[in-house]
RNA sequence: CGCUCAUCCAGAGCGGCCGAGGGACAGGCCCUACGACGCCGCGGCAACCAGUACGGAACCACCUUCACCUGAAGGCCGGACCAGGUGCCAAUGCCUGACCGAUGAGUA
Numbered sequence: 001c002g003c004u005c006a007u008c009c010a011g012a013g014c015g016g017c018c019g020a021g022g023g024a025c026a027g028g029c030c031c032u033a034c035g036a037c038g039c040c041g042c043g044g045c046a047a048c049c050a051g052u053a054c055g056g057a058a059c060c061a062c063c064u065u066c067a068c069c070u071g072a073a074g075g076c077c078g079g080a081c082c083a084g085g086u087g088c089c090a091a092u093g094c095c096u097g098a099c100c101g102a103u104g105a106g107u108a
Base pairs, nucleotide, nucleotide: 002107003106004105005104006103007102008101013042014041015040016039017038021031022030023029025097026096027095028094043089044088045087047086048085049084054078055077056076062075063074064073065072066071093100
């Protein structure tokens, strides 16, 4: 970078530096020298890593995987804490549009 899946109406501060644009794009509409955006420090929120650990039910049979000798684990229900990896901390992804965007997990 591409592909697949899922989510995007909730939530979340303070200080320092910089100095003019920013909200991805277009049209709107907003934020911004009472310093936005961006960067740094501390802090916070909770989307994914997770339906993981763990507990319960079941364990006759059936199915899947492993093993290769008749064994082991899983399937159904409930379901975290702490810490961490990313992410996020104006407005419903601000609204509309588009072969749109962002984030997470997996994958060639």